[in-house]
RNA sequence: ACAAUGGAGAGUUUGAUCCUGGCUCAGGAUGAACGCUAGCGGCAGGCUUAAUACAUGCAAGUCGAGGGGCAGCACAGGUAGCAAUACUGGGUGGCGACCGGCAAACGGGUGCGGAACACGUACGCAACUUUCCUUUAAUUGGUGAAUAGCCCCUCGAAAGAGGGAUUAAUACACCGUAAUAUUAUGAUGUGGCAUCACACCAUAAUUAUAGCUCCGGCGAUUAAAGAUGGGCGUGCGUCUGAUUAGAUAGUUGGUGAGGUAACGGCUCACCAAGUCAACGAUCAGUAGGUGAUGUGAGAGCAUGAUCACCCACACGGGCACUGAGACACGGGCCCGACUCCUACGGGAGGCAGCAGUAAGGAAUAUUGGUCAAUGGACGCAAGUCUGAACCAGCCAUGCCGCGUGCAGGAUGAAGGCCCUCUGGGUUGUAAACUGCUUUUAUCUGAGAAGAAAUCCCCAUUUAUAUGGGUGUUGACGGUACCAGAAGAAUAAGCACCGGCUAACUCCGUGCCAGCAGCCGCGGUAAUACGGAGGGUGCAAGCGUUAUCCGGAUUCACUGGGUUUAAAGGGUGCGUAGGCGGGCAGGUAAGUCAGUGGUGAAAUCCUGGAGCUCAACUCCAGAACUGCCAUUGAUACUAUCUGUCUUGAAUAUUGUGGAGGUAAGCGGAAUAUGUCAUGUAGCGGUGAAAUGCUUAGAUAUGACAUAGAACACCCAUUGCGAAGGCAGCUUACUACGCAUAUAUUGACGCUGAGGCACGAAAGCGUGGGGAUCAAACAGGAUUAGAUACCCUGGUAGUCCACGCCCUAAACUAUGGAUACUCGACAUUUGCGAUACACAGUAAGUGUCUGAGCGAAAGCAUUAAGUAUCCCACCUGGGAAGUACGACCGCAAGGUUGAAACUCAAAGGAAUUGGCGGGGGUCCGCACAAGCGGAGGAGUAUGUGGUUUAAUUCGAUGAUACGCGAGGAACCUUACCUGGGCUAGAAUGCUGGGAGACCGUGGGUGAAAGCUCACUUUGUAGCAAUACACUGCCAGUAAGGUGCUGCAUGGCUGUCGUCAGCUCGUGCCGUGAGGUGUUGGGUUAAGUCCCGCAACGAGCGCAACCCCUAUCAUUAGUUGCCAACAGGUUAAGCUGGGAACUCUAAUGAAACUGCCGCCGUAAGGUGGGAGGAAGGAGGGGAUGAUGUCAAGUCAUCAUGGCCUUUAUGCCCAGGGCUACACACGUGCUACAAUGGGGGGGACAAAGGGCUGCGACACAGCGAUGUGAAGCCAAUCCCAAAAACCCUCUCUCAGUUCGGAUCGCAGUCUGCAACUCGACUGCGUGAAGCUGGAAUCGCUAGUAAUCGUAGAUCAGCAACGCUACGGUGAAUACGUUCCCGGACCUUGCACACACCGCCCGUCAAGCCAUGGAAGCCGGGUGUACCUAAAGUCGGUAACCGCAAGGAGCUGCCUAGGGUAAAAUCGGUAACUGGGGCUAAGUCGUAACAAGGUAGCCGUACCGGAAGGUGCGGCUGGAAUACCUCCUUU
Repeated sequence: ACAAUGGAGAGUUUGAUCCUGGCUCAGGAUGAACGCUAGCGGCAGGCUUAAUACAUGCAAGUCGAGGGGCAGCACAGGUAGCAAUACUGGGUGGCGACCGGCAAACGGGUGCGGAACACGUACGCAACUUUCCUUUAAUUGGUGAAUAGCCCCUCGAAAGAGGGAUUAAUACACCGUAAUAUUAUGAUGUGGCAUCACACCAUAAUUAUAGCUCCGGCGAUUAAAGAUGGGCGUGCGUCUGAUUAGAUAGUUGGUGAGGUAACGGCUCACCAAGUCAACGAUCAGUAGGUGAUGUGAGAGCAUGAUCACCCACACGGGCACUGAGACACGGGCCCGACUCCUACGGGAGGCAGCAGUAAGGAAUAUUGGUCAAUGGACGCAAGUCUGAACCAGCCAUGCCGCGUGCAGGAUGAAGGCCCUCUGGGUUGUAAACUGCUUUUAUCUGAGAAGAAAUCCCCAUUUAUAUGGGUGUUGACGGUACCAGAAGAAUAAGCACCGGCUAACUCCGUGCCAGCAGCCGCGGUAAUACGGAGGGUGCAAGCGUUAUCCGGAUUCACUGGGUUUAAAGGGUGCGUAGGCGGGCAGGUAAGUCAGUGGUGAAAUCCUGGAGCUCAACUCCAGAACUGCCAUUGAUACUAUCUGUCUUGAAUAUUGUGGAGGUAAGCGGAAUAUGUCAUGUAGCGGUGAAAUGCUUAGAUAUGACAUAGAACACCCAUUGCGAAGGCAGCUUACUACGCAUAUAUUGACGCUGAGGCACGAAAGCGUGGGGAUCAAACAGGAUUAGAUACCCUGGUAGUCCACGCCCUAAACUAUGGAUACUCGACAUUUGCGAUACACAGUAAGUGUCUGAGCGAAAGCAUUAAGUAUCCCACCUGGGAAGUACGACCGCAAGGUUGAAACUCAAAGGAAUUGGCGGGGGUCCGCACAAGCGGAGGAGUAUGUGGUUUAAUUCGAUGAUACGCGAGGAACCUUACCUGGGCUAGAAUGCUGGGAGACCGUGGGUGAAAGCUCACUUUGUAGCAAUACACUGCCAGUAAGGUGCUGCAUGGCUGUCGUCAGCUCGUGCCGUGAGGUGUUGGGUUAAGUCCCGCAACGAGCGCAACCCCUAUCAUUAGUUGCCAACAGGUUAAGCUGGGAACUCUAAUGAAACUGCCGCCGUAAGGUGGGAGGAAGGAGGGGAUGAUGUCAAGUCAUCAUGGCCUUUAUGCCCAGGGCUACACACGUGCUACAAUGGGGGGGACAAAGGGCUGCGACACAGCGAUGUGAAGCCAAUCCCAAAAACCCUCUCUCAGUUCGGAUCGCAGUCUGCAACUCGACUGCGUGAAGCUGGAAUCGCUAGUAAUCGUAGAUCAGCAACGCUACGGUGAAUACGUUCCCGGACCUUGCACACACCGCCCGUCAAGCCAUGGAAGCCGGGUGUACCUAAAGUCGGUAACCGCAAGGAGCUGCCUAGGGUAAAAUCGGUAACUGGGGCUAAGUCGUAACAAGGUAGCCGUACCGGAAGGUGCGGCUGGAAUACCUCCUUU
């Protein structure tokens, strides 16, 4: 350059990720069906099911130019008759039935059967046939006997049958003639392919014919050739199953014969024993094949409707006849099934031809027209026939085309729908309205092509034939097409709108109704259900269902895999097969190239043409990737020959080892026995017990016996094919390696079947039996304990022989060969004098590159790069199960499904969480202490119960003296009862009235209802307006009703724990990681050092407040040292500014200094100094987040609900109930105390409807009067524990004060339910509190009192603050609880309150076994046997040929028998699957609480347990060894 035009993905496993892997979707297609809808035309298509049964009509006839004839029709004739008409007559046209010829074997239908030379393709027939047609050659002479029909008769219901007489032919027969025919014999030549074929010659024998005629011709016979059609044979191709492995007796071959158109076991007789098969015979199942069709980038995969070619079939089965051709769809015979007719004696029939009917089914059309065209049969022809064909009818079944209008038109109308609702958005230029057009439909008019002929006439030609001319012929159809008319007039639906997948809102519903292709929606705010509005897609269609291909590289030839996802055989030897080293030569099978033939047409593709376009049709080309033949090429493969040595092997030498087999020997330990010493226990466990022991155990010593196993050496050691192999010695035997030489000369690699070996357990026979030890027994543990632990103990463990044949038989990694960076260790050789060191070969290991891998990882011992061979995989479960087969004594092994069910199952890695994993650390977490609570009484809250109501909420920690920091009414939300309905409150508009306010009456429990009285605002002349009050109407109500799982805000808790993140960079395919890990340090992710990280944010700390010291400033209401005055006394007064104090500003603390330790950060000190020392003490401050934590009843708020009530007002009641249970307090039980008397010292608060001094009264609560104080001034106010003193003397008390009675005070409208306080009296339980449990680490615990909020009063012993007095203890981090970081395992992610296994019970589903029962197909043996071919044949017929009859073989069918096989069903029975909330346990996942798993054996309700051997796919710890880095 040419050629080539061609390939898209998505959803779904997870908290997230990558991978593996299935399921599902988007596309195209259909002979389709169903649902909704429907204007027109063109072209196609139309029983896929019951090859089920069929009423009726039609689908194969034609020829009179083959014949005898004349039933019926027509015409002319004759007779009779007026005529109609009747009769007659083959005379003519013609022609029923009959003889004869040809056709009927085509055309048309269907797909039963058939897995086969049936089909496709390519060859062959030297082994054949071919009517009609064409060509060529020859012949067409003579004779005869019959038979249909017609006529007569008989039988029969019919179908039909029989007899007699007579007759023709292109029917039949005979004679003659005849060869290039046939047969036999012989000769010559040529050719081939073995038998042979062809050509030619001679001799002998045999075999033919048909006539008709319009005189043109049409026929007949023989032979040869052609054409066409057929027959036969062969190579290659042609479905599934091996859970079908052997099949076969005419079977395979031969000789001979018969038969056929022809070859052939096609058939028969005899002979031989073959033939087919793992390259899949046989058997079973399924199926018409092909051209092609659909899809696909292609390779493929699926299909075989319509059209074309071939085959097979014609009610099921068999058989032949006729014929050129059939074993014959609309012919025959027989058997069978079915239907119909019948006079019961017998008969008839075959729509898988076209219509049509019934049935079946989801489903498939008219009992139409015409032979006009095309084609066919017959005929000389005219013509006849033709459900072939051409047309029409029905059906949106498909493909194609057209239309349902076009332009303008905004107040963006009305209506609908939505919203943040006086308004906006959308439907939407959509409509209305204006103008325009007229396809289609309707009406009117005109109107085809398809027709060429045949026939007849003429001309030419030897003839077939050709040419010219006149005329005739159209079912479709008055159709297509064309013109005109009027008028937007006649014409839009269906599906979808969560993601995939284009398209969104409202209402209804409330895990209901429903949707769903997959994932999945629906439990009160559903873009997923139903409706609506809107939108999206396609459109006379649109969706759904079914099926095929695609996507699916998900069976992988193109184009996959096997360490861990499914998948390497347990291992070797080896057969077939596959693959195979170097060189040279021959051949040319594969391979490549050229040429020829074929590959039907149609289809597909390209170009062109015709219907107005297209679909459709036509023409031409290309293609049909194939097969056959031929000519060439020879690199590679193959094959043959020769040769080589490097692959392989052999020999010699050396060397290595737990390699194997057999025999012998040895010591330690154990058990047993005997004897001895010796005495009370031994043994065993977490702790015990069973067990042994005074009949002397255990222990110790000696001796003896027995069996089994071989400590140390011993190692990531060595050997072996694997399993496996370990004391020592010997014998036999196998193997590896090394070195050097020699020999053979590709002898090699792999290896389906096959054979051998193959741990442990197990089985059989016989031994042996010490130890250990399934089963079993006992003891423990436990809720139970068929276990773990203990004491015993049998098979077994050991040997010999024989079986079994499986393991996590693992390196989860098949074998062989070659290649590809390095480091180190180690075993055994070689080289070297060799202990170093380095080299080389064969092993055994670890680490690390490139590369590979989903990753983990592998990495010269590959999971890298390549080649060859074998084995295996294709979603999970059901299941390594069932059935079948093979093996085994058995156990069981090998091979190995399906129905059904799920949308996952799985691998690796990530982040969390968790662990009865590990490491480090912290906390009143434990420990060490102090004091409580749990027991009593009482207060208070809660549960429960009760009630008309006991309003509601809070419920482990994180509810329970909590919301409530004040329930007698109110509060109040609850109950009962009485009332109100624009309402109890506020606003606006309109109307009308009145000032409002105030006073009184009635009724009533009150609220309320109602009546009466009084008054008449401001501005203005007035109308009226304004303000106020109540009324009416309208409009905004109200709700402590529901949802805290729709929400905001606020709050609790983890937790004042030290964490939680981001940007950029880097690492990883990714989720993610790094930073934040590590080494130190800290209260702290606090700081330092290191580091692929560098920085930053929210947290920590600090900044803020109180407090501890000092200074400065200020000095009243506070203070009073010095001075003065003064009092009974008192800062009382003058004054002072020192002190205390007050309240503002500063200072001060930072490991700053010193010593020691440390690189630093920092730690440490009976350090210094300092009021305070390492965060001085306390407070406020609460990261990202967790608990769908709490609150709709503080408040706010979406949605829902309610409106003469779930709203509002009122009275009374309730929230205060009381068998009981729990939490939190108070008071106690007493002498560290109670009581009486006396005395001292705070802080912080509060006060005008208030605190109230003081005085008086009262025992007192309190009352009366009353100063001062809006407060550093006055008051509450007395602080109490404490100190001093007196008394009580251990008791239910002089402790304790509950309960009850009486009498009072105060608050308040009101103390009954239901207040507090006072006085007197009463004087309960209780004598220090079981299990279990709480708080607290210093001014803390403990103890003592004081104040305040709320509040009329008070159930306050509560809460929140305040000060007084004032301890003990912490060795320490093993354990309990909680938390933080790192690491490890995980089957968890709703995150261990997780997940999850098996029995049992219940429901549903499919399935295995099964006594039996029923059915199908196939084969075998025997009996019987129709029609029919073939064979035989004396009696009958015939002169004869021959026929009838009889008979033999075979056979459809029928029957019998035994077995195999397939299917259905079944009492009962086995397991399996599925199913929100059943039972029993807890097996597995963490060390899953006894590590798990594999094989095997035994046992057990169940998961399972135990024994033996094996594996790591086990955690943790310690040690050893090795490796890497410095």